[in-house]
Molecule: SAM riboswitch aptamer (S box leader)
Organism: Hymenobacter sp. CA1UV-4
Parts: sequence; structure tokens; C1' cells
RNA sequence: UUUUUAUACAGAGACGCUGAGAGACAGGCUCUACGACGCGUCGGCAACCAUUUAGGAUACUCCUGAAACGGUGCCAAUUCCUGACCAUAUAAAAA
Repeated sequence: UUUUUAUACAGAGACGCUGAGAGACAGGCUCUACGACGCGUCGGCAACCAUUUAGGAUACUCCUGAAACGGUGCCAAUUCCUGACCAUAUAAAAA
């Protein structure tokens, strides 16, 4: 990068650095020098994967919960809204 599957109306921010655009794209609407976006540190949310664990089933795999030490992800607005619906993002797997 491509493909497949799943999810996207819930949830979760402080500080420091920087300094002008940012919210993928188009249109809207919004955020932003009372410092956005980004980066770093710490904190948190969630439960996709891994792990531990309770229960169940046709049983060595699968289903439903719980936990939150690990791998990711996320922490303005429903993916901000509408559109394109395989458009975008994330996870897991494969090439």
C1' cells in the first nucleotide's frame, strides 16, 4: 500500500513547547492569538488484540460476562452535519 472482517449518537484533559491555521475531501457549520492544530510529559477513556478470570455449550474451540499489568486506538462538536457508503478513521487478520 492492497484485500477481508468488525466498529464509528456512549466515554475520557491538565501542564509545558511552538505560533497560524485546524476540523481527511467538496459544500455548510464550527474551533482558534483568552493560543487552536501539532509535538512532549503526566493523567484518563474504551475494551479491538493479547493476558487473567467467572459462567455456559454440542468442547481444546466457541458464546456471554468481569478485570485493566501488556500491544494499538482515542480524550471539541454523532465520523460535527450533508454528499460519495467500501468516502474516511481505527482494530484484527492476510498478501